[in-house]
């Protein structure tokens, strides 16, 4: 310099509409049904790369066990143990009933 993989998943929250459920307002044929209201606190629902927090997953030490081989290096499972950093970001669009820090997007673009 190129070119290819990989950056996972839950449970949560900032945040978000309003498809149901609740309220609230109207009208009826009045154990309820229809209309309409997210500029309804709220429940279901959706949710962050750069929020959180648990598992996984990768490398890395030991130590046991089988493989391997003249011998050494090695290879594999189990167990335990360390390490998993850094991150400024539009406009636009796109789902979904509907937005949204969700997806395009660690992208454009900036240092």
């Nucleotide at each position: 310099g190129c070119g290819g993989g990989g950056c996972g998943c839950g449970u949560c929250u900032a945040g978000g509409g309003u498809u149901c459920c609740g309220c609230c307002c109207u009208u009826c044929c009045u154990u309820g049904a229809g209309g309409g209201g997210g500029u309804c606190u709220g429940g279901u629902c959706c949710a962050a790369g750069a929020g959180a927090u648990g598992c996984a997953a990768g490398c890395g030490g030991u130590g046991u066990c089988a493989c391997a081989u003249c011998g050494g290096c090695g290879u594999g499972a189990c167990a335990u143990u360390g390490c998993u950093c850094c991150a400024c970001g539009g406009c636009g669009g796109g789902a979904u009933a509907a937005a949204a820090g969700c997806c395009c997007g660690g992208g454009a673009g900036g240092u």
Model confidence (mean pLDDT): 82 of 100. This is a predicted structure of a 111-nucleotide RNA (Guanidine-I riboswitch aptamer) from a Micrococcales bacterium. NCBI's taxonomy places the organism under Bacteria, Bacillati, Actinomycetota, Actinomycetes, Micrococcales.